Transfer RNA, 74 nucleotides, folded computationally. Its Rfam family is "tRNA". Rfam links the family to the GO term triplet codon-amino acid adaptor activity. By type it is a transfer RNA. About the family: Transfer RNA (tRNA) molecules are approximately 80 nucleotides in length. RNAcentral holds the sequence, with entries from GtRNAdb and Rfam. The prediction has a mean pLDDT of 80. It is recorded under the gene name tRNA-Lys-TTT-1-1.

RNA sequence: GCCUCGAUGACGCAAUUGGUUAGCGUGUAAGGCUUUUAACCUUGAAGUUGAGGGUUCGAGUCCCUCUCGAGGCG
Numbered sequence: 001g002c003c004u005c006g007a008u009g010a011c012g013c014a015a016u017u018g019g020u021u022a023g024c025g026u027g028u029a030a031g032g033c034u035u036u037u038a039a040c041c042u043u044g045a046a047g048u049u050g051a052g053g054g055u056u057c058g059a060g061u062c063c064c065u066c067u068c069g070a071g072g073c074g
Base pairs, nucleotide, nucleotide: 001073002072003071004070005069006068007067010026011025012024013023019057028044029043030042031041032040050066051065052064053063054062
């Protein structure tokens, strides 16, 4: 220098052919239960999907540039 894959709450991952509310687990907050801080049960908060543009009625998803990470080639 070139190629491939990836980046989504604090963390690990989903999200179908672009479609109407971005879900699941862990963690976290409150409550219940309990002798109890644990376990268990219930409810809640927390994402502008790496950054910036574009296409579209509509983008996590498609296109372009850049950043970061992993792997490969030279």